[in-house]
RNA sequence: GGGGCUGUAGCUCAGGGGGAGAGCGCUUGACUCACAUUCAAGAGGUCCCGAGUUCGAUCCUCGGCAGCCCCACCA
Repeated sequence: GGGGCUGUAGCUCAGGGGGAGAGCGCUUGACUCACAUUCAAGAGGUCCCGAGUUCGAUCCUCGGCAGCCCCACCA
C1' cells in the first nucleotide's frame, strides 16, 4: 500500500428499515439471625464519527477513525 471482518448498556453479544434488547454485572426491596442462593422491581445507551438515500436509518450507500486477520513491499 491492497483486501476482508468487526464497532450496539460497565463486560460478552443479539437485533439488519418504524417498539433499542438479552445474559452477566450494578442499585433497591422480599426471604434469612446474617451472608449466599432464589424471587420481584429499577437505573444505566450520541447504536464509533460525518454525509447521502428515504416519509422514516442502529440497519442501506459513500467517506473517515479504531481493532483484528490475510496478502504485497521493505532500504
Annotation
The RNA shown here (transfer RNA) has 75 nucleotides and comes from a Bacillota bacterium. Model confidence (mean pLDDT): 84 of 100. It matches the Rfam family "tRNA". The organism belongs to Bacillota, within Bacteria.